[in-house]
RNA sequence: UGAAGCAAAGGCAAAACCGUCGAAAGGCGGUGACGCAAAGCCACGGAUCUAAAGCCUUAAAAGGCUAUGACCGCCGGGCUGCCGACA
Numbered sequence: 001u002g003a004a005g006c007a008a009a010g011g012c013a014a015a016a017c018c019g020u021c022g023a024a025a026g027g028c029g030g031u032g033a034c035g036c037a038a039a040g041c042c043a044c045g046g047a048u049c050u051a052a053a054g055c056c057u058u059a060a061a062a063g064g065c066u067a068u069g070a071c072c073g074c075c076g077g078g079c080u081g082c083c084g085a086c087a
Stems, first nucleotide, its partner, number of pairs: 001087002011036002016031006034073001040079003044076003048070002054065004
C1' cells in the first nucleotide's frame, strides 16, 4: 500500500418492551441483538415521514396545502478515522 475484519483485540446496536421529552414524525436513557468496516460526524442534493403554527375549504364536525420539524441503519455527496491475519 492492497485487501480483509469468522486471524485476534475492541466498537456500534434494528425490532420489541420500560422510562422520559415532543403536537406528531421522532429524540434521549435502560433492557435487548436484526444487522453494520465507517451503522463515526455533517440535513449539502434527492427520497421518505410528520403537520404544531400558518394558509385554504366548511354552518360545524372535519378535510386539503405547506418544513421552518424529523430521518445519515434509504440513495448520493462532504469531513474524519481503529486494528493489522494474509499478500